[in-house]
RNA sequence: AGAGUUUGAUCCUGGCUCAGGACGAACGUUGGCGGCGUGCUUAACACAUGCAAGUCGAACGAGAAUCUGUGGAUAGAGGAUUCGUCCAAUUGAAGCAGAGGAAAGUGGCGGACGGGUGAGUAACGCGUGAGGAACCUGCCUUGGAGAGGGGGACAACAGCUGGAAACGGCUGCUAAUACCGCAUAAUAUAUCUGAAUCGCAUGGUUUGGAUAUCAAAGAUUUAUCGCUCUGAGAUGGCCUCGCGUCUGAUUAGGUAGUUGGCGGGGUAACGGCCCACCAAGCCGACGAUCAGUAGCCGGACUGAGAGGUUGAACGGCCACAUUGGGACUGAGAUACGGCCCAGACUCCUACGGGAGGCAGCAGUGGGGAAUAUUGGGCAAUGGGCGCAAGCCUGACCCAGCAACGCCGCGUGAAGGAAGAAGGCUUUCGGGUUGUAAACUUCUUUUAAGGGGGAAGAGGAGAAGACGGUACCCCUAGAAUAAGCCACGGCUAACUACGUGCCAGCAGCCGCGGUAAUACGUAGGUGGCAAGCGUUGUCCGGAUUUACUGGGUGUAAAGGGCGUGUAGCCGGGGGAGCAAGUCAGAUGUGAAAUCUAUGGGCUUAACCCAUAAACUGCAUUUGAAACUGUUCUUCUUGAGUGCUGGAGGGGCAAUCGGAAUUCCUUGUGUAGCGGUGAAAUGCGUAGAUAUAAGGAGGAACACCAGUGGCGAAGGCGGAUUGCUGGACAGUAACUGACGGUGAGGCGCGAAAGUGUGGGGAGCAAACAGGAUUAGAUACCCUGGUAGUCCACACUGUAAACGAUGAAUACUAGGUGUCGGGAGGGAAGCCCUUUCGGUGCCGCCGCUAACGCAAUAAGUAAUCCACCUGGGGAGUACGUUCGCAAGAAUGAAACUCAAAGGAAUUGACGGGGGCCCGCACAAGCAGCGGAGCAUGUGGUUUAAUUCGAAGCAACGCGAAGAACCUUACCAGGUCUUGACAUCGAGGUAAACUUGCAGAGAUGCAAGGUCUCUUCGGAGGACCAAAGACAGGUGGUGCAUGGUUGUCGUCAGCUCGUGUCGUGAGAUGUUGGGUUAAGUCCCGCAACGAGCGCAACCCUUAUAUCCAGUUACUAACGGGUGACGCUGAGGACUCUGGAUAGACUGCCGGGGACAACUCGGAGGAAGGUGGGGACGACGUCAAAUCAUCAUGCCCCUUAUGACCUGGGCUACACACGUGCUACAAUGGUGUUGAACAAAGAGGAGCGAGCCUGUGAGGGUAAGCGGAUCUCAAAAAAGACAUCUCAGUUCGGACUGUGGGCUGCAACCCGCCCACACGAAGUUGGAGUUGCUAGUAAUCGCGGAUCAGAAUGCCGCGGUGAAUACGUUCCCGGGCCUUGCACACACCGCCCGUCA
Repeated sequence: AGAGUUUGAUCCUGGCUCAGGACGAACGUUGGCGGCGUGCUUAACACAUGCAAGUCGAACGAGAAUCUGUGGAUAGAGGAUUCGUCCAAUUGAAGCAGAGGAAAGUGGCGGACGGGUGAGUAACGCGUGAGGAACCUGCCUUGGAGAGGGGGACAACAGCUGGAAACGGCUGCUAAUACCGCAUAAUAUAUCUGAAUCGCAUGGUUUGGAUAUCAAAGAUUUAUCGCUCUGAGAUGGCCUCGCGUCUGAUUAGGUAGUUGGCGGGGUAACGGCCCACCAAGCCGACGAUCAGUAGCCGGACUGAGAGGUUGAACGGCCACAUUGGGACUGAGAUACGGCCCAGACUCCUACGGGAGGCAGCAGUGGGGAAUAUUGGGCAAUGGGCGCAAGCCUGACCCAGCAACGCCGCGUGAAGGAAGAAGGCUUUCGGGUUGUAAACUUCUUUUAAGGGGGAAGAGGAGAAGACGGUACCCCUAGAAUAAGCCACGGCUAACUACGUGCCAGCAGCCGCGGUAAUACGUAGGUGGCAAGCGUUGUCCGGAUUUACUGGGUGUAAAGGGCGUGUAGCCGGGGGAGCAAGUCAGAUGUGAAAUCUAUGGGCUUAACCCAUAAACUGCAUUUGAAACUGUUCUUCUUGAGUGCUGGAGGGGCAAUCGGAAUUCCUUGUGUAGCGGUGAAAUGCGUAGAUAUAAGGAGGAACACCAGUGGCGAAGGCGGAUUGCUGGACAGUAACUGACGGUGAGGCGCGAAAGUGUGGGGAGCAAACAGGAUUAGAUACCCUGGUAGUCCACACUGUAAACGAUGAAUACUAGGUGUCGGGAGGGAAGCCCUUUCGGUGCCGCCGCUAACGCAAUAAGUAAUCCACCUGGGGAGUACGUUCGCAAGAAUGAAACUCAAAGGAAUUGACGGGGGCCCGCACAAGCAGCGGAGCAUGUGGUUUAAUUCGAAGCAACGCGAAGAACCUUACCAGGUCUUGACAUCGAGGUAAACUUGCAGAGAUGCAAGGUCUCUUCGGAGGACCAAAGACAGGUGGUGCAUGGUUGUCGUCAGCUCGUGUCGUGAGAUGUUGGGUUAAGUCCCGCAACGAGCGCAACCCUUAUAUCCAGUUACUAACGGGUGACGCUGAGGACUCUGGAUAGACUGCCGGGGACAACUCGGAGGAAGGUGGGGACGACGUCAAAUCAUCAUGCCCCUUAUGACCUGGGCUACACACGUGCUACAAUGGUGUUGAACAAAGAGGAGCGAGCCUGUGAGGGUAAGCGGAUCUCAAAAAAGACAUCUCAGUUCGGACUGUGGGCUGCAACCCGCCCACACGAAGUUGGAGUUGCUAGUAAUCGCGGAUCAGAAUGCCGCGGUGAAUACGUUCCCGGGCCUUGCACACACCGCCCGUCA
């Protein structure tokens, strides 16, 4: 610091999304240690239990347990005994005295602090800064003064008594630092009254005088502590004020104690705080009131900052304590662990009554995604009480739980390549995991064990919860310790498998439909790390609310226009003030936080110290440029006056002619009217047309003009009246009087509304006729509101220049309207200057288009408006309106775009130019018939598969009886029919026989070559395994090949230039061409692939060469023939040359390219034909020619065999053949005349034979020699005579021939017989422009046989083309576009 996403691509606008940081978090998953922090954000929901505020005996009475002393009752071991008892250690009761001090009580101080929570509160609540001359302050500090003398009670306690209890009642006793008088009395208070002095005012301060009033408490260890009055201070509080403090106007008016006053009351104190009376005020667009939300701040998070968000923890303030209300006590409360009342809830109850308040610390239930222990200690810090010891303290200090956060540490370190094994992957070679591991050496942080052991405790001593903790030493051992997320782009990181629009992912764009780097898993990799991801929220990025720092012609956005209020802004000179502004000083801005520096914990987090900072507020001193304000002055802004001319500016009245319609009359007759074509309609009752007259309404031709006027809407015949504004000139007057303008007020096209007129034409609605699939439309015939007038309403328009108003400045050029000045050669022209209105154009601006002195430029002012698309200008509310409706104006939900400008294409029933058998002009067909053939469909065990508009369909197939063959049925084989590898064995091949449909099986015969005799080679057999095999799938995974647009003239590149860019230019333009062919011009200059040419063939000639071709001349020869000698002339063959190039002439053209005509020439303007196919398009065709990735089958989807099928048949289509006949059929005749080919498992002459197909025999020929081979149409003659025929030949029968292992399914041919449809073919449609169409035959490939198909060859041999309007296809330019999968597009509505 940016990035992704709108498009085919581009620039812009604009939203959405991401990367960052943060958290009192939660969830998923994982989890070693320590330090420091933090931990109910929800139910201010309800709470069991314990604790959280007591203390003082040095205020007081009384005083239990216990102890001591005294006392000696009682009991009594033992001894003695006369047995009655005695002595007696010991036991030690009651009582008394003392100590002791529990528990309760009186009294004092403290329970107003500390701790919790954020419900309420939009407020002087908080923050900040002031003020209190309207105040209070216990304990504390420091001064002054004092404490004399009395009195009467009440608890406790005792007795009686009520009640279940809580809690009382009555009687009696008693103390005090409890309570009450009296005395003393001031620098206190109150009243009255002087003086001085100060303040902004009320008034204050100091100092006098007089009168009145009010105090006290003692304790004791004799040190002290307490008590009373009073002054000052400190601390804490209270009150007032300036400024700041969220959202909504779809909340605009609110307010009766309300605002103020006088007088009282009340308070510590001011005050309508409260009351009586009086006045009628007070607040509000600078947002009152109302509604919603919210504790505020220091700070925290984020940000470059300005800002935005937030108010956990820590600190300050406020508010609250179950809800609401109330006061008491007190220095302080309207009191969390006080009281009273009321409500709700919970608990106890003997039913009569009582008790309670965790938003204190723990803890429980509940709510919730979610938040801890019913722990230890008062050792420290602090608080209450106490003289103190001390007691109390869930404040606090600690510990426990939680990765909740921040910080630190560790899970080992060094060496270690056989780059191990394993995993993953692979093109099988390897690569990778990876120095990673193992292994060797080392260390011991941490965890564990053992030993020692603090500081924290500022006193002489005692006192440590934490804690045997931190820390230190020792011991053993790598030992106790790694996960999470991601890996298509953004965004660092890639492969394999699985899945197959399924399962799933996803923050945005988007992935997944069989080769997914996006799903799931694995390996690998990247990132972070005791965490890592996800979710939520905030800021950032977002200059996407723009103060810093945005916009409004077309992207969202200028109000329809004016007038003008508040507000905001405002010309020149001078003087004053000092509000803003600037500078200095002072006070404050708490601490903590942040920043810097230094220090302390091993480091860090954390903590401590110092400094800086806290950008603010207030006070004060100064400056006076600018803004402001006051005074004064000026004229240029503005206005007034005067003089002029221009104008569809407005309102009213009057007048005019043309035209339409209607009425009357005349003429006149059959139609008129209307349309693409018609019909409805009008017309013989006389229309239309025409003439005259009349009526009525509305609008004003020409002039008329990107001309005029007006603020806009708008304004057009003429005249008159009334009236507004602008402009020019002048410079007399005023002297900043100005600009803009939220609200307000006014104007405001058309349509519409109300009332009353008017109504010719036009014309929503409506009716009829057409059109159409329909036609509630477009077209036609009618026709009512309305359009017109008056008055009133409505208040909107693409009310547009889609451009708010006003001011100043910033190159020009050229029109036009209205004025002025100057000049000239004066019906006019030139120069210049104001004001309007247009065009072009520079700078500049703009995303571009464009704007450009009439700015969208440069500045400054004011207003209005915008913030993604849809929902929606909708809903609700309110205001306005008679209504229609207008104004204001959301949200839920939904999408990742919507949009602007420009670019390249494609497209258009847009335009221009041009071409093509594209149309037209012609010829012959197809479509009808029969047959052949292909396809669809159907059928079938199978009818193998592919090809599908042109560009599939006589196509792959240049030839399915078996084979082919891929299909079906049945029978068989399983390392295989075919290939390679190694090991073993043996002979194999071949022949014959048998079984079988055959494959196959069995049997017999038969036996290889070389050799150094070890063996080797080829061949075969059987077994096992690697593998073979597949016409199985995918042509949408591919190569190669091919079709098509199209032999159309196009397709591009380099450099330069233009453009922000996509792109453009070049390649466009003017000509020309078959052609982007060439010429000219041009910000282009060149180049490449295409075009053309080079190649083949054909047409002419020459030269060379002549055998198998040829034969003119000369011989020979025959019945005849180049048959022969010979020839090299001719034809011909096949090689080399020549020839044609717009080269020549003339016209046109730009003196070009080129074109038209002509000459010559065999051929003339690429002579004819062929091969040759640019960049690309169609996911075009082909996995079945071949090759090939991946997937699939492996005793089968492979292989072999027999038979069948590919030949089926209601039907539909394509391509052909033969015909329908006389331009013909048939017959006869004549040796009529070709070209190009093929031939050895071949072509086959001749001869014989058969009616014939053919058969027999057989010469010649591997070919310019022989053969196929007869060319046919044509010609001549004869016949048929228009008919289903002497046309036509399908179908069928019989008999034959040929090929072949085999013609049943399923071949071809011959002879005889039979003799179908068909008489020229609907809509529609195909080919062809010259040796072409048409017609005639000939040959070849494939092939045993089997062409009407295909590929070639020659013979005969036409017609027509005016022309480019139209159909189809194509090329170039241009235009529109919301298309880009590109019009077979996009898209709207209804229904499901």
Small-subunit ribosomal RNA from an uncultured bacterium, 1392 nucleotides, folded computationally. Its mean pLDDT, the model's own confidence on a scale to 100, is 84.